[in-house]
Molecule: small-subunit ribosomal RNA
Organism: uncultured prokaryote
RNA sequence: AGAGUUUGAUCCUGGCUCAGAACGAACGUUGGCGGCGUGGAUUAGGCAUGCAAGUCGAACGAGAACGGUCUCUUCGGAGGCCUAGUAAAGUGGCGGAAGGGUGAGUAAUGCAUAGACAGCUUGCCUUUGAGAUGGGGAUAACUUCGGGAAACUGACGCUAAUACCCAGUAAGACGGCAAGCCACAGGGUUUGCCGUCAAAGAUAGUUAACGCCUUCGCUCAAGGAGGGGUCUAUGUCCUAUUAGCUUGUUGGUGGGGUAACGGCCUACCAAGGCUAUGAUGGGUAGCCGGCCUGAGAGGGUGAUCGGCCACACUGGGACUGAGACACUGCCCAGACUCCUACGGGAGGCUGCAGUCGAGAAUCUUCCGCAAUGGGCGAAAGCGUGACGGAGCGACGCCGCGUGGAGGAUGAAGGCCUUCGGGUUGUAAACUCCUGUCACCUGGAAAGAAUGGUGAGUGGUUAAUAGCUGUCUCACUUGACGUUACCAGGAGAGGAAGCACCGGCUAAAUACGUGCCAGCAGCCGCGGUAAUACGUAUGGUGCAAACGUUGUUCGGAAUCACUGGGCUUAAAGAGCACGUAGGCGGUUGAGAAAGUCUGAUGUGAAAUCCCCCGGCUCAACCGGGGAACUGCAUUAGAAACUGCUCGGCUAGAGUGCAGGAGGGGAGAGUGGAAUUCCUGGUGGAGCGGUGAAAUGCGUAGAUAUCAGGAGGAACGCCGGAGGCGAAAGCGACUCUCUGGCCUGUAACUGACGCUGAGGUGCGAAAGCUAGGGGAGCGAACGGGAUUAGAUACCCCGGUAGUCCUAGCCCUAAACGAUGGGCACUAAGUAGAGGAGGUCCUAUGCCUUCUCUGCCGGAGCGAAAGCAUUAAGUGCCCCGCCUGGGGAGUAUGGUCGCAAGGCUGAAACUCAAAGGAAUUGACGGGGGCUCACACAAGCGGUGGAGCAUGUUGUUUAAUUCGAAGCAACGCGAAGAACCUUACCCGGGUUUGACAUGCUUGGGACCGCCUUCGAAAGAAGGCUUUCUCUUCGGAGACCCUUGCACAGGUGUUGCAUGGCUGUCGUCAGCUCGUGUCGUGAGAUGUCGGGUUAAGUCCCAUAACGAGCGAAACCCCUGUCCUUAGUUACUAACGGGUAAUGCCGAGGACUUUAGGGAGACUGCCGGUGUUAAACCGGAGGAAGGUGGGGACGACGUCAAGUCAUCAUGGCCUUUAUGCCCGGGGCUACAAACGUGCCACAAUGGUCGGUACAAUGGGAAGCAAAACCGAAAGGCGGAGCCAAUCCCAAAAAGCCGAUCUCAGUUCGGAUUGAGGGCUGCAACUCGCCCUCAUGAAGUUGGAAUCGCUAGUAAUCGCGGAUCAGCUACGCCGCGGUGAAUGUGUUCCUGAGCCUUGUACACACCGCCCGUCAAGCCACCCAAGCAGGGUUCACCCGUAAUCGCUGACCCAACCGCAAGGAGGGAGGCGCCGAAGGUGAAUUUUGUAAGGGGGACUAAGUCGUAACAAGGUAGCCGUAGGGGAACCUGCGGCUGGAUCACCUCCUU
Repeated sequence: AGAGUUUGAUCCUGGCUCAGAACGAACGUUGGCGGCGUGGAUUAGGCAUGCAAGUCGAACGAGAACGGUCUCUUCGGAGGCCUAGUAAAGUGGCGGAAGGGUGAGUAAUGCAUAGACAGCUUGCCUUUGAGAUGGGGAUAACUUCGGGAAACUGACGCUAAUACCCAGUAAGACGGCAAGCCACAGGGUUUGCCGUCAAAGAUAGUUAACGCCUUCGCUCAAGGAGGGGUCUAUGUCCUAUUAGCUUGUUGGUGGGGUAACGGCCUACCAAGGCUAUGAUGGGUAGCCGGCCUGAGAGGGUGAUCGGCCACACUGGGACUGAGACACUGCCCAGACUCCUACGGGAGGCUGCAGUCGAGAAUCUUCCGCAAUGGGCGAAAGCGUGACGGAGCGACGCCGCGUGGAGGAUGAAGGCCUUCGGGUUGUAAACUCCUGUCACCUGGAAAGAAUGGUGAGUGGUUAAUAGCUGUCUCACUUGACGUUACCAGGAGAGGAAGCACCGGCUAAAUACGUGCCAGCAGCCGCGGUAAUACGUAUGGUGCAAACGUUGUUCGGAAUCACUGGGCUUAAAGAGCACGUAGGCGGUUGAGAAAGUCUGAUGUGAAAUCCCCCGGCUCAACCGGGGAACUGCAUUAGAAACUGCUCGGCUAGAGUGCAGGAGGGGAGAGUGGAAUUCCUGGUGGAGCGGUGAAAUGCGUAGAUAUCAGGAGGAACGCCGGAGGCGAAAGCGACUCUCUGGCCUGUAACUGACGCUGAGGUGCGAAAGCUAGGGGAGCGAACGGGAUUAGAUACCCCGGUAGUCCUAGCCCUAAACGAUGGGCACUAAGUAGAGGAGGUCCUAUGCCUUCUCUGCCGGAGCGAAAGCAUUAAGUGCCCCGCCUGGGGAGUAUGGUCGCAAGGCUGAAACUCAAAGGAAUUGACGGGGGCUCACACAAGCGGUGGAGCAUGUUGUUUAAUUCGAAGCAACGCGAAGAACCUUACCCGGGUUUGACAUGCUUGGGACCGCCUUCGAAAGAAGGCUUUCUCUUCGGAGACCCUUGCACAGGUGUUGCAUGGCUGUCGUCAGCUCGUGUCGUGAGAUGUCGGGUUAAGUCCCAUAACGAGCGAAACCCCUGUCCUUAGUUACUAACGGGUAAUGCCGAGGACUUUAGGGAGACUGCCGGUGUUAAACCGGAGGAAGGUGGGGACGACGUCAAGUCAUCAUGGCCUUUAUGCCCGGGGCUACAAACGUGCCACAAUGGUCGGUACAAUGGGAAGCAAAACCGAAAGGCGGAGCCAAUCCCAAAAAGCCGAUCUCAGUUCGGAUUGAGGGCUGCAACUCGCCCUCAUGAAGUUGGAAUCGCUAGUAAUCGCGGAUCAGCUACGCCGCGGUGAAUGUGUUCCUGAGCCUUGUACACACCGCCCGUCAAGCCACCCAAGCAGGGUUCACCCGUAAUCGCUGACCCAACCGCAAGGAGGGAGGCGCCGAAGGUGAAUUUUGUAAGGGGGACUAAGUCGUAACAAGGUAGCCGUAGGGGAACCUGCGGCUGGAUCACCUCCUU
């Protein structure tokens, strides 16, 4: 510090996710030791048991027992002493308000920081001063008698005090009055007078005693320290879907109350107080020091430790006290638990342990007061679950160990393997060592200081007593503790796991599995080769732990103060006016709030940081420093902001002089057109559409003329021109009225900008009421279209559209761009002014305002914006924070309604989105091509047959091929074989290869039996090479082992080969340049071409693969060479023939060459490329044909040509054999053949080819047969011989338009050929038979010249053949087109796109199904809060108090005083009624999200086939449709305008 994820790729926006750190954690697997920490976060739920607050006999009275011992004894017991002035209990004092626990409540009665009290208090401690005199009456305990189950309690009687009471004294305090001084906010202080207010003793010593003295205690007063109380300021979570709250409320006066101020309480008076700087209400929450994270700013948090607060079963209350409204005190009410004799009682673990419950989850019913601390005590001491320790838990942090060195044949085993090896791996074994921890034995610190006792010594004192001390010495005190630590002993012995290994992210292989099982933080893996699942091996990471889950911060600049945005990604309010607020020109002076500097105080300790030190180190701990960025006080400064005062004129406004305008409101006027009415003319249609129909019309329409009525809108001018804040405004005239611009510089003197709330305006649609109603026209009716058509089109047509008055308040209300001010290049056009120059202006120059275009810097993700900013700055407002859910629900508010404004969540997804790029696509455009269409010729589709396919059938009908680009295809030959299929019979190292091995033998060949054959059984025969004679090798048979074999599977694991787009003209690269980038440029543009062919132009310049050319065939000529070919001349010969001699002329053969290049001429064109025409030429613009197929596409085809990975099979899915099947047949399709006839059929005669093939072959002649064929065997390994007859054609004859002398299917009979074998299932011949068919619907195919059409010939395969197929060859030989509108396909450019699996794309809504969360809802159930009323506990206070009472007065009676009781105010819980809020649940209803393959349509994306979208209204199964107004975020074509040059 970043990374993954939207796309085919890119840039951006934006969310989601990951890597880090942390935790009071939990869970899974695993687990050696120690140190230091830490551990009920949930039910503030309930609790058994024990302990957690006592102590003081030196305050007081009283005072046991057990036990021991002694004496007596009637042996039952009694008494004395010790126990012991002890225990327990009581009075009294101090302490139980601390310590300890918890976080329920609390959003301020709290906490933090800084202050204030001149408005307060304080036990114990401490300092100082003063004092402690004299009396009195009771009461617990106890005794006796009662009540009660118990808890407890009543009565009589006795008694003490440091308990209680009275009087005295009063330095002093308090209160009152008067005066002075100081301070000021009430107060402080001094003086005088009056009144009120204290006390207690105990103890050591000493003394005969009084007493004295010590220490402690007591009282009053004033201080201190520490604690507490109160007040002020500032800060302190979310919510406005909480906007108003408040009646003791705000203030005053009197009174009361308190330690003290105060509505704290009360009576009266006034009507205030708080609030948008968020009152009130609701939700949540203890606050802080700190802790976690972070670079910081921040964010989160408030365990352990520390400070504060609050609470103690729930609610209320007071008492006591220095302190409480009191955790282990009291009273009352309530819930719960327990005891009970049923009458009543008892209790409060949120103290330490422990228990139950709920929970993912949190410990021992331990030891000790040795240390520290606090309580009591004079002290010893006692008590202390505070505390010190131990225990449990890997819960955390830290440390240590599980051994070290050597050790290669790189052992075995495992795993992988290309079978060679690699790896585990120096790892192990083995050798030599070491001894941490754990274990055993022994030793051994520190935590101990005090205190006490004894001795000494100093001080005090009359004293040697007593008391006392930082004094000295000795003895004594340890829970932990079997302590830390040290030494010895033994022995490598007892001690390693967990997660991960597709990318992010370090680390890979094999097997298993087969969209299953499973994984997953995100992207995503898994459908037979999974580095992603599971296992193994190996590796990586961490390590006594490792992972997972949860939470927080970080990354996230993803709420942006530091540090973001708003044209199109989410985001500018429809527009304006204006309140609060925020911000504000220039100058002088003042003061000092902000600001800045210094000082002082504070910011507790702990923590963090630095340094030093102590535990062996570290964690941990100690000491010192720094820091605590804050707050307050104070001294100063005066630039800036604010404040006060005074000036200025540049901002703003006013005046004056001019100007333009569809700015607004009202009233009036006008012409054109539509419609209607009346009349005339006229006479059959009109109207409407893609085409029609509905409709209108002989009752006279349409058309036309004249007249009239009525309503709405204002043509031309008219323009991206004007005006207005926006919405918006368009005939003309008048009246009223707002704003703007120019000039001038007279006036005011900052009067300004923005603007939360607020107010006004606000298209269309819509609403209310009243008018009006020509045209248009939601709804509606009808006609069409259509599968349907609730639409688009047509005919009608109501609301509405118009006016008046009032609502509504929304739009794509858009420049998708808030307002204001200032600054920052040029150019150009338009509108409205002013000035200058000029003789004039139609000019030129300057300047202000407004409206446009283009464009530089800059900005921007880009597109683009660019002085009219989206640039650079300042000020103010509004708004945004992933998509969906949703602008929905709910609440509130506005509205007559429709609805508007405000406006969520659950749930769900990993995207949604912007701009641009490359493609693909478009029922977008332009240009161009092709037998693409058109023009032609001939076919297919109908019939019969052949052949292939589907389907069906079958034991099997083997398999593959599937739009074009499967279907006379693989198959250039299925009777057996082929053959892969079926049935049956056999066989298992195999039909075939290699190696090893057992036994035997050459192999071969022959015979017999069984059998359908394969095969099985048996018999006969035979011996190769080398040799060291042992044997070895080759070959064969046999046994066994490795292995063979597989047309089994996967063409979606592959190679190779092939098809197709397409012989289409394209596809790319290097360098350069442009762009953030994907990419672009080049390759575009203008011409031209068959062509990215060439030329010109050009930020491109070049190049490559393709095109072309090079190659082959063919067309002309030349040359060379002539045999088997040829034969012109010469010669010979024949019935005839190159038959022979000969020739090398010709044809021809096959080698070589020439020729054609737009080369020449003319024209066109840019002086180009090229095109058109012409000449010459055998051939002319690639002469014709072929081979040749760019980058790529289709997971195209083929595992059955072959090869090949994986998988499967191995007495079978292999191999052999016989038979069958691949030839089936209701039906459908493709490709062909032959026909339907006269351009023909039949018969006779007759002519002319080329390509080819031939030895297991082609086969002549001759002969036989009607023929197929047979016989025969000359010749030929071929320019020699044979196949071989070419056919159409030509000549002649016949048929005469018929189902025929057309046509030949089908069937019967007889033959022939091949072959082991023609039944299933061959071909051929002859005779007989003689079906359909009379030119073929929709549709569809081929072909542009030696082509189509037509005619025959050859070949491969092959024994034969299903060939009518295929591949070739020649013969005869046309027609049409010179065009590109349309169909199909293709190329280039451009445009739109929501497509990229690329239109066979994407995608919307209803309905149906499942599942999930939510909303509404008659109700039902619960919680919170509030109000009113009722009842009214305990208690305080007040009143009363006829009853009761010790202290004082009084002789007494009685009084003072006190109390019980009663009453009143108030008052918790409870009750009733009402309101509000929240939660759960619910018949039923509603929409929403999600879910591989449901239904209906096709709304959107292309002009998406009616451009889309926004608002509104109506309608409709649904997407949607229609009306009105608006927008461009609409394609295409044309025009206008503008710009550039």